[in-house]
RNA sequence: CGAGUCGACCGGAUGGCUGCGCGACGUCGGGCGUCAGCUCGGCGGCGUGAGGAAAGUCCGAGCUCCACAGCGCGGGGUAGCGGGUAACGCCCGUCCGCCGCAAGGCGAGGACCAGCGCCACAGUGACGAUGCCGCCGCGGGCUUCGGCCGGCGACGGAGUGAAACGCGGCAAGCUCUACCCGGAGCAAGGCCAAAUAGGAGGGCGAUUCCCGGCUUGCCGGGAGCAGGCGCGCUGCCGAGCCCUCGGGUCGGCCGCAUGAGCCGUCGGGCAACCGGCGGCCCGAGAUGGAUGGCCAUCUCCGCCCGGCUCGUCCGGGCGGGACAGAACUCGGCUUACAGAUCGGCUCGCUGA
Numbered sequence: 001c002g003a004g005u006c007g008a009c010c011g012g013a014u015g016g017c018u019g020c021g022c023g024a025c026g027u028c029g030g031g032c033g034u035c036a037g038c039u040c041g042g043c044g045g046c047g048u049g050a051g052g053a054a055a056g057u058c059c060g061a062g063c064u065c066c067a068c069a070g071c072g073c074g075g076g077g078u079a080g081c082g083g084g085u086a087a088c089g090c091c092c093g094u095c096c097g098c099c100g101c102a103a104g105g106c107g108a109g110g111a112c113c114a115g116c117g118c119c120a121c122a123g124u125g126a127c128g129a130u131g132c133c134g135c136c137g138c139g140g141g142c143u144u145c146g147g148c149c150g151g152c153g154a155c156g157g158a159g160u161g162a163a164a165c166g167c168g169g170c171a172a173g174c175u176c177u178a179c180c181c182g183g184a185g186c187a188a189g190g191c192c193a194a195a196u197a198g199g200a201g202g203g204c205g206a207u208u209c210c211c212g213g214c215u216u217g218c219c220g221g222g223a224g225c226a227g228g229c230g231c232g233c234u235g236c237c238g239a240g241c242c243c244u245c246g247g248g249u250c251g252g253c254c255g256c257a258u259g260a261g262c263c264g265u266c267g268g269g270c271a272a273c274c275g276g277c278g279g280c281c282c283g284a285g286a287u288g289g290a291u292g293g294c295c296a297u298c299u300c301c302g303c304c305c306g307g308c309u310c311g312u313c314c315g316g317g318c319g320g321g322a323c324a325g326a327a328c329u330c331g332g333c334u335u336a337c338a339g340a341u342c343g344g345c346u347c348g349c350u351g352a
Stems, first nucleotide, its partner, number of pairs: 001348008010339001012298007020049004025044008051323001055334002058332005063185004075181005080094005095109001096107004110176002115174002117170003127166001132157003136153003140149003189254004199245006208223007225238001227237001261280008300320008308311001
């Protein structure tokens, strides 16, 4: 220098104008008050406001509610060995196997001496066996007596194949072994609490009274009465009305931002990680869901033009800057990503 591999880190900067969410402050106004205050809204400036993955929702937890005697059956998951962790299917170390020249990467790596099942192609034969060659043993048939043919049994060999009779191979087949596992999820769950309509209790009131008539259950007249606008009077209507309690709904509040937290340092450990000490300005909290837009300068990349002292140069113009976006919170995994920085290691070439 080139090629590769592993790990760490960043993911535009500054300023101005203008919006949005949240917080505390100031100010103005409204509502409720037992006057201590509470609450709502407007305006003003101030502070603060996404990520390395906020994503997929795939694992594991915290938290919340529900369920839960014990034992068994069934179901799901994990799987060398050891360690880390709140826990994990995650991480670290290590053995073995495979890939790579190497750095390194990948592994669905318990058990086929419990039982069942399967074993492509080739091969006689894939667990049921015996085709070929050789040797040996025992019978048989033919014979020109030199031999020839065939059968059974045993041993050995060649060949096929991943595996060949052997305690075969396969559990990315059933199964067995060991260990783990209750369900639902912040729309969890808790609190406050309208109007209207149901519910429970209590109270008030009407369906009544009088007179007359007759067709004897109707008509006429009068009296009485809850409520119907805060009160009074008059008139009219004519069967409900009032109070208290309780549940749910609308709505609001909490859960909900101090945590398996972050930073520094020291110690233990190969490491994952753990422990001590010190510091922290706590760094989003919406609920139709804010975190945006524009401009200027700079920066990075690409293209074009010009200049010369030809360079990893200078100047100008144009274009571009990804993936994506919190919603109860963490630990992981996986997936997406323009570009940029740093470090360890390996291989090749070259120079001193």
Molecule: Bacterial RNase P class A
Organism: Candidatus Limnocylindrales bacterium